A computed fold for a 1389-nucleotide RNA from an uncultured prokaryote, annotated as small-subunit ribosomal RNA. The RNAcentral record of the sequence draws on Greengenes. Rfam family: Bacterial small subunit ribosomal RNA. Model confidence (mean pLDDT): 83 of 100.
[in-house]
RNA sequence: AGACAUGCAGUCGAACGAGAAAGAUCCUUCGGGAUUAAGUAAAGUGGCGCACGGGUGAGUAAUACUUAGGUAACGUACCUUCUCGCUGGGGAUAACGAGGCGAAAGCCUCGCUAAUACCGAAUGACCCGAGAGAGACCCUGGUCUCCUUCGGGAAAGCCGUAAGGCGCGAAAAGAGCGGCCUAAGUCCUAUUAGCUAGUUGGUAGGGUAAUGGCCUACCAAGGCAUCGAUGGGUAACUGGUCUGAGAGGAUGAUCAGUCACACUGGAACUGGAACACGGUCCAGACUCCUACGGGAGGCAGCAGUUAGGAAUUUUGCGCAAUGGGCGAAAGCCUGACGCAGCAACGCCGCGUGAGGGAAGAAGGCCUUCGGGUUGUAAACCUCUUUUAGCAAGGACGAACACAAUGACGGUACUUGCAGAAAAAGCACCGGCUAACUACGUGCCAGCAGCCGCGGUAAUACGUAGGGUGCAAGCGUUAUUCGGAUUUAUUGGGCGUAAAGCGCAUGCAGGCGGUUUGAUUAGUCUGAUGUGAAAGCCCUCGACUCAAUCGAGGAAGUGCAUUGGAUACUGUCAGACUAGAGUGCAGGAGGGGUGAGCGGAAUUCCAGGUGUAGAGGUGAAAUUCGUAGAUAUCUGGAGGAACAACAGCGGCGAAGGCGGCUCACUGGACUGUAACUGACGCUCAGAUGCGACAGUGUGGGGAGCGAACAGGAUUAGAUACCCUGGUAGUCCACACCGUAAACGAUGGGUACUAGAUGUCGGGAGUUCUUACCCUCUCGGUGUCGUAGCUAACGCGCUAAGUACCCCGCCUGGGGACUACGGUCGCAAGAUUAAAACUCAAAGAAAUUGACGGGGGCCCGCACAAGCGGUGGAUUAUGUGGUUUAAUUCGAUGCAACGCGAAAUACCUUACCUGGGCUUGACAUCCCGUGCAACCUGGUGAAAGUCAGGGUUCCCUUCGGGGACAUGGAGACAGGUGCUGCAUGGCUGUCGUCAGCUCGUGUCGUGAGAUGUUGGGUUAAGUCCCGCAACGAGCGCAACCCUUGCCGUUAGUUGCCAGCAUUAAGUUGGGCACUCUAACGGGACCGCUUGCCGAUAAGGCAGAGGAAGGCAAGGAUGACGUCAAGUCCGCAUGGCCCUUACGCCCAGGGCAACACACGUAAUACAAUGGUCAACACAGAGCGUCGCAAGACCGUGAGGUGGAGCUAAUCGCACAAAGUUGGCCUCAGUUCGGAUUGUAGUCUGCAACUCGACUACAUGAAGCUGGAAUCGCUAGUAAUCGCGGAUCAGCAUGCCGCGGUGAAUACGUUCCCGGGCCUUGUACACACCGCCCGUCACGCCAUGGGAGCUGGUAUUCCUUGAAAAGGCUGAGCUAACCGAAAGGGGGCAGGU
Repeated sequence: AGACAUGCAGUCGAACGAGAAAGAUCCUUCGGGAUUAAGUAAAGUGGCGCACGGGUGAGUAAUACUUAGGUAACGUACCUUCUCGCUGGGGAUAACGAGGCGAAAGCCUCGCUAAUACCGAAUGACCCGAGAGAGACCCUGGUCUCCUUCGGGAAAGCCGUAAGGCGCGAAAAGAGCGGCCUAAGUCCUAUUAGCUAGUUGGUAGGGUAAUGGCCUACCAAGGCAUCGAUGGGUAACUGGUCUGAGAGGAUGAUCAGUCACACUGGAACUGGAACACGGUCCAGACUCCUACGGGAGGCAGCAGUUAGGAAUUUUGCGCAAUGGGCGAAAGCCUGACGCAGCAACGCCGCGUGAGGGAAGAAGGCCUUCGGGUUGUAAACCUCUUUUAGCAAGGACGAACACAAUGACGGUACUUGCAGAAAAAGCACCGGCUAACUACGUGCCAGCAGCCGCGGUAAUACGUAGGGUGCAAGCGUUAUUCGGAUUUAUUGGGCGUAAAGCGCAUGCAGGCGGUUUGAUUAGUCUGAUGUGAAAGCCCUCGACUCAAUCGAGGAAGUGCAUUGGAUACUGUCAGACUAGAGUGCAGGAGGGGUGAGCGGAAUUCCAGGUGUAGAGGUGAAAUUCGUAGAUAUCUGGAGGAACAACAGCGGCGAAGGCGGCUCACUGGACUGUAACUGACGCUCAGAUGCGACAGUGUGGGGAGCGAACAGGAUUAGAUACCCUGGUAGUCCACACCGUAAACGAUGGGUACUAGAUGUCGGGAGUUCUUACCCUCUCGGUGUCGUAGCUAACGCGCUAAGUACCCCGCCUGGGGACUACGGUCGCAAGAUUAAAACUCAAAGAAAUUGACGGGGGCCCGCACAAGCGGUGGAUUAUGUGGUUUAAUUCGAUGCAACGCGAAAUACCUUACCUGGGCUUGACAUCCCGUGCAACCUGGUGAAAGUCAGGGUUCCCUUCGGGGACAUGGAGACAGGUGCUGCAUGGCUGUCGUCAGCUCGUGUCGUGAGAUGUUGGGUUAAGUCCCGCAACGAGCGCAACCCUUGCCGUUAGUUGCCAGCAUUAAGUUGGGCACUCUAACGGGACCGCUUGCCGAUAAGGCAGAGGAAGGCAAGGAUGACGUCAAGUCCGCAUGGCCCUUACGCCCAGGGCAACACACGUAAUACAAUGGUCAACACAGAGCGUCGCAAGACCGUGAGGUGGAGCUAAUCGCACAAAGUUGGCCUCAGUUCGGAUUGUAGUCUGCAACUCGACUACAUGAAGCUGGAAUCGCUAGUAAUCGCGGAUCAGCAUGCCGCGGUGAAUACGUUCCCGGGCCUUGUACACACCGCCCGUCACGCCAUGGGAGCUGGUAUUCCUUGAAAAGGCUGAGCUAACCGAAAGGGGGCAGGU
């Protein structure tokens, strides 16, 4: 490992021949020559090197790497040691010269020449080959030594006067370096299970330095593989590095070892070594040159360019050092290397100052406005000078006898000088996690590692102040390990959380009883070798320290060799009987298969009797039936299933098995102890069995019954219900192979308390038998100890304690799916992913809430009753609409005659218009001295203008206070917003009986217990029981009113008796009534009875004014509803400030198609009307209630006695009673509406008051669906009073009069309480949640096709090269006298 411009890469003249030029000097006939340069440069022959060093990691899962071995199967240039040699010849050839071709690269022909180039010959210590003999040693066909015969094999010179040196040849040895071989280890994938033909082996030969199918011929048919062959994917390996307590996991930069590669593929040549990074040849792709004929090239060397990318440096200096090549050497070469440059990329060290300094400066920020904080921080004072700066000096590194020699570099270092001078950032501040406030924003903008922040008070966003952390860095992103015992060897699990194959048989594999001996493989122990260096660790040392570097040590848990031990495991040999099995003797059983037989029932057929229905349902209809059903009787046919017995009883491995008989057959159990002698357990793959449904072929078909049809139900009803009905269900044979095939619990063995059922067998006991009882073996249940478990639960039939083997799990969904494989006739089964997506999914238990779950109980909850509402008219409130405004709030119950116990103005908050701006109101400061009051102008008024007018209190006489006015600012003011920021108050569940706590106990815990249970009560009221014992808030009681009695008191109250009057009017009295203060009284207390556990209590009775809470009121637990209220009040925050504040006039809150709520009055005769007569209670009254009298038809007026109220007044109560009229009608019912005339209040009744009189006389004849109140002095009905208030009441709050009906009962509706149960709910059923569709987005699949990569198979073309054959062409050395030969080359194939 994309492509690359340019530069940078040998040496030797002491191997050889040849050999310039510039320049300089001299000479010259001016053409030139000579000398020098120089035997130099540049080439050539030859030698050595170029196979080292440097780069990169593409390929490679084994031809590699790591570790340990082997090579008796090998090689080795240069280096070292040693032995012996170097005699004598020959022929060529480059360079060079000449000629020629070509654009170039380059090439051809002829001629000359040298060598350490090349070739014969000689010699042979030595070596090689073949053969004979002897000895030693080792073990794979051998190695070594000695002797001997034959054949073969060497060499080169150069320098030097010389000595000598450097070379050359042969042999042996060493060192170092290589080749080859063996063993073990080395990633994922089985949705890759079979692979292999030179394949595996042999023989012979070839080839190589060397073994070998490395190659060839022949022979044999082998070799590898579930201990994972073959295939696919990925990957250079290691020392090491990161992480981790370790075991492990991840990784393979720098440094070091090995391998591989050099544009891609192939090939050989040379050489000691290459099939060669900067060599050759061929092919390919690409780039460049070209005269188009042809050529050239390979940065994964150092720099550098370009492309790609998130991203990675200078086309630097030097061979001074270290190392390498050549050379005898000088030396030359060396992008190896040494240095410098760039980058905070990493590690390490240092600085950016130190000490003092509080008026705690200014500024900033916050603030409760007091202050706090920034902060000794700064300023300021006193010091120091590292580093940077300037100047001077100035190295080590140099080692080569001496001398010379430094790229770095005037660098490190030293000295001097100046001056705090030049030097701080980044992230974070909700929790995890150290660090908090303000403003802005308002589910927006944004943040976010996880949880999660943001919808108007954000410590979570943005900014600021402050703080925290780290620091020349700090954050982010990516990645690895850790935490994660979350793949678990160390170190997990599988009843319900994910997880036991549906069950069995069983090969391989794993594991295996007692005992003796042998062996030493495993195991344990010692030694030796190795485990490179570097790194990690320890010690010491060198740079001022550190990082870094040096030295020594330790370690490297490994592998190999070897000595020893022999308990255990293994192996071999022998023995045993407790495991396992066989035999013998028994009994039990729905175990299996086949054949035969039986009765009951359904249906059908035939016949008889018989008549109108039958059948079916919640109710019906479809259906059957007068052609005779159903019902009933007799006879017959056919199929399926076997009632009772029948049992948490039996059998079987599981699925499963049920009438009776026979035949065949499997297993278990008990007893016995004759036999075998570990023969056993488990079990991947494999094999067999395997409910229902379904499939195939052929039968059968009574009943039942998918599909289908019809009838119902329903909004619909492709369902539940009904009437029919086909496959099927049944039989035979063959498939399928799945189930909640469940005990949701694999098999085996051993051990570990009991109690109690039941099935089969045995023993003992019993005189024998039977029953009981005791013991025992095997099964099947329940409860339970220890122990286990998250809990639930399990508990000798374990889910306990252990061992052995197998299967399976690893978040939810996607997905019991897709693709691929296997099986199947099909249906389908089996094996089994990924993309993508979520932050959960799940288990058990707890407390609540909920249930068209259960039990118990209560309430005017229903029922039983009475009266209403809903229909009419009016009043009133609300919605809606309208409007300038119709102010605002309240909205299911629990808003709607509510806030509002009074809207003409005011109120008033709303609208229009006119005005004010320190303000209508508060405090502070300054000035003035008034003010009030009166008059006039103007105005709708508020106000404004002008004039008059001049005060009160205190005083120490200075002044102060009240009040008014003017001024400046602090501020006032706001019924503006937020009740989801709040206080307070209130509603509601609900006057329901509940809600809790302390201690103890139980539970890992949430929690439980108490508070549950049995009774009882209106009540968690009380009693009993109880691991609870007590306590608190609630209940009850204590408080008020009413009902009875007593005591005290006797006016304004009362009057029995006495007197008196028109009259309790007065005398008198306080007995009575009454008043109002204090007491009594009621407690299931009594007794009698009954019920009940003898209790609590209940039922009945007596007595009593009152009887079982006497009646009514006040009283409202813990909490719920983000319930209501910022417009009662208070209040945080926000907002307005000549206005969202304040004043005034007018208007509005009163509108009106309509809808709703709450009331009033009615619809009439239990009534209306007229007249007469009777009886209350509780209140209110001096800003008031007002009598008698008079006026008015009346509302009312005049007038004013009395009364600050048991005295006077409001004030006649009404229904009622008595009598008269009306007589069933839109009326003598009903009174709306309207007209006219009035009264009263008030500044003022137009919008917009109440009342009166006369006239008018709507609707309405008892109210649809629905719905409300009420259980006794209650409902209903009748009137009276009060608050508010000038006036205004059908509303509200009170008062009394008359005065009912009904309650069987708790099934149902609503609400509530307790216990229990289920739950996937907890915002709690108004919950949760499923599927389709519509739209958008994400991922994936299909899709006519198109295209790339990889792998495999087949076919075709096929270069160079090597080998064989050929070689009529060419040819120096040798032979030969010659011819020729030998040998070689080109060419061909």